[in-house]
Record summary: A computed fold for a 175-nucleotide RNA from a Clostridia bacterium, annotated as Lysine riboswitch aptamer. Its Rfam family is "Lysine riboswitch aptamer". Rfam's curators write: Riboswitches are metabolite binding domains within certain messenger RNAs that serve as precision sensors for their corresponding targets. Allosteric rearrangement of mRNA structure is mediated by ligand binding, and this results in modulation of gene expression. This family includes riboswitches that sense lysine in a number of genes involved in lysine metabolism, including lysC. The organism belongs to Clostridia, within Bacteria. The prediction has a mean pLDDT of 75.

RNA sequence: AUUAAUAAUAGAGGCGCGGGUAUUAAGAGUAUGUACAACGAGCCGGCCGGGCGAUGAAGGGUACAGAAAGGAAUAUUCGCCGAAGUGGGGACUUCCGGCAGAAGUCUUUGCUGGGUCUGCAGUGAAUAACUGCAGGACUGUCACUCUGAUUCCAGGGUGGAGCGCUAUUUCGUAA
Numbered sequence: 001a002u003u004a005a006u007a008a009u010a011g012a013g014g015c016g017c018g019g020g021u022a023u024u025a026a027g028a029g030u031a032u033g034u035a036c037a038a039c040g041a042g043c044c045g046g047c048c049g050g051g052c053g054a055u056g057a058a059g060g061g062u063a064c065a066g067a068a069a070g071g072a073a074u075a076u077u078c079g080c081c082g083a084a085g086u087g088g089g090g091a092c093u094u095c096c097g098g099c100a101g102a103a104g105u106c107u108u109u110g111c112u113g114g115g116u117c118u119g120c121a122g123u124g125a126a127u128a129a130c131u132g133c134a135g136g137a138c139u140g141u142c143a144c145u146c147u148g149a150u151u152c153c154a155g156g157g158u159g160g161a162g163c164g165c166u167a168u169u170u171c172g173u174a175a
Base pairs, nucleotide, nucleotide: 001173002172007169008168009167010166011165014081016080017079018078019077020076021075022074023073024072032065033064034063035062036061042052043051044050046099047098048097049096084112085111086110087109088108089107090106091105092104093103094102095101113139114138116136117135118134119133120132121131122130123129141160142159143158144157145156146155147154148153
């Protein structure tokens, strides 16, 4: 001087990602409890078992009480840039027991650069929010290409993906 990678270190994208704490609104005068007076045979989440029920079930009426979870907003704090999210498989835990289902944790494998908007479907009390699928513009990065300056730089077009991109270091080779 040149120079390998799913190597090492440090970074960038921006309403950037995720967790915790506090407050507030909504959830909701809902679920639920007690009392009273009726009605009259079913109820406990889908099925089975089991349990409750004429000593009055479910559902409704009156009166008095009356929540919470998940999610949201704001403030603050912590960890970060496959941050993280999500589909499939497996294991474990929880729900009266089993099957199914739901939630959580671990593992394996696939997809997604990022936020946002619209439509459909699902979860949800909800028009909030989240997830999946499809589409749109925007944005960061690299490659190719065009134009202007002609070292740098700026703008336009097309396309790709984070196992990416930028900077530094490193095997080796030559002096």